[in-house]
RNA sequence: GCCGAAGUAGCUCAGCUGGUAGAGCACCCCCAUGGUAAGGGGGAGGUCACCGGUUCAAUCCCGGUCUUCGGCU
Numbered sequence: 001g002c003c004g005a006a007g008u009a010g011c012u013c014a015g016c017u018g019g020u021a022g023a024g025c026a027c028c029c030c031c032a033u034g035g036u037a038a039g040g041g042g043g044a045g046g047u048c049a050c051c052g053g054u055u056c057a058a059u060c061c062c063g064g065u066c067u068u069c070g071g072c073u
Base pairs, nucleotide, nucleotide: 001072002071003070004069005068006067007066010025011024012023013022019056027043028042029041030040031039049065050064051063052062053061
């Protein structure tokens, strides 16, 4: 330099053919126990890496940029 993959909650990851973004763990509150852990219920937490385009509407499609990983030379 070229090719490919990934970037979504604090962490690990889903998100179907474009239609208001979810789970587990962690965090907060409650229940329960003599108490702790485990367990049950509820809650908070997101500029979907960034910029632009298409569309009535974009995490999703298109172009570019950045970061990480892998391959080729």